[in-house]
């Protein structure tokens, strides 16, 4: 000097004006007005992602479909989640960031474009090879004929060709081609064998509370991938939200009683009838109160201005220095994101500029 982590603050003080709630005192034309006191925005008050309280509506109890969510370990914690850890990736010299996370993908179905010979229990396009068989030529050996050149028949080498056949090392294709280097091997060739790595099973020690990690034997076992495609396996899961809900409660209107007729002796009940009297009840509206808070509205208060002080930043430069550069008074600017609406807890997101702690190059 440059960075990584983790915490914390969120410009302070006074002055004047000015808002909203309580509470008290006074005044009043009873609508409100004035004095005093006392409370008045955040780490996110934000997005409304989870997760509870609290409300109302479903629901006897258990199970099973069917449909959604979670999904490594341990710790806390009602949960959401937070914290250390693990296992595989990526980023960065590094403190460190960061993605995923049940299933040995042996219960089971599926998937896999293009390109390529072959992609799901694979495969042969160019290449290698042709031992083995099979076609050709030749040489030799040894039988048979022939006067004899020669015929024939047969054995053993050799030398072609690539027709059967063998091989996956090489090239090529791909996101992926059935383990890598080496030596032996062989016709050529391969874990065909051998060493040594790798990865995978398995057995044994060890450390770990766990998830897991190390070390050491054994078997050539040796292609593997997607479950964020069905799919299995475990655990959870009713729905709507404070415009939830609950209380009072006008006016106009409705409905019911009571006054009126009628049955009838009276009461109970019925029936007409007038849509009158405005006596009596009922739900319901508007509206108000509560839910609701040491901020709290239902149209939403919690600001403004000024002065000084800090902090950032530019201008001017007295002044130091050879010099790159540094800079005092002073003047400007300018101090973020962004603002509560029933209440807690949690996650993501936004966010000037500064302080602490720890650590890295």
């Nucleotide at each position: 000097g440059a960075g990584c982590c983790g915490g914390c603050c969120a410009g302070g003080u006074g002055g004047c004006c000015g808002c909203g709630g309580c509470g008290u005192c006074g005044c009043u034309c009873c609508g409100g007005c004035g004095g005093c006191g006392u409370c008045g925005a955040g780490g996110a008050a934000a997005g409304u992602c989870c997760g509870g309280a609290c409300u109302c509506c479903a629901c006897a109890g258990g199970g099973c479909a069917c449909g959604g969510g979670u999904g490594c370990u341990g710790g806390c914690g009602a949960g959401a989640g937070c914290c250390a850890g693990g296992a595989c990736g990526g980023g960065g010299u590094g403190a460190c960031c960061u993605g995923c996370c049940g299933g040995u993908a042996c219960a089971g179905g599926g998937c896999a474009a293009c390109a390529g010979a072959g992609a799901g229990c694979a495969g042969a396009c160019c290449g290698c090879c042709g031992a083995u068989g099979g076609c050709g030529g030749g040489g030799c050996g040894c039988c048979g004929g022939g006067c004899a050149a020669c015929c024939g028949g047969u054995g053993c080498g050799c030398c072609g060709c690539a027709c059967a056949g063998g091989c996956a090392a090489g090239g090529g294709u791909g996101a992926a081609a059935c383990g890598g280097u080496g030596c032996g091997g062989u016709a050529a060739g391969a874990g065909c064998g051998c060493a040594c790595c790798a990865g995978c099973g398995u057995c044994g020690g060890g450390g770990g509370c766990g998830a897991c990690c190390c070390c050491g034997g054994c078997g050539g076992c040796u292609c593997g991938g997607c479950a964020a495609c069905c799919c299995c396996c475990a655990c959870c899961c009713g729905g709507a939200g404070c415009a939830a809900g609950g209380c009072c409660a006008a006016g106009c209107g409705u409905g019911g009683g009571a006054c009126g007729g009628c049955c009838g002796g009276c009461c109970c009940g019925g029936c007409c009838g007038a849509u009158g009297u405005c006596c009596c009840c009922a739900g319901g509206u508007a509206g108000g109160c509560c839910g609701c808070a040491a901020a709290g509205a239902u149209g939403g208060a919690u600001g403004g201005c000024c002065a000084c002080c800090g902090g950032g930043c530019g201008g001017c430069g007295a002044c130091c220095g050879c010099a790159a550069g540094g800079g005092a008074c002073c003047c400007g600017c300018u101090c973020a994101c962004a603002g509560a609406a029933u209440c807690c807890g949690g996650c993501u997101u936004a966010u000037c500029g500064g302080c602490c702690g720890g650590c890295u190059c």
Molecule: Bacterial RNase P class A
Organism: soil metagenome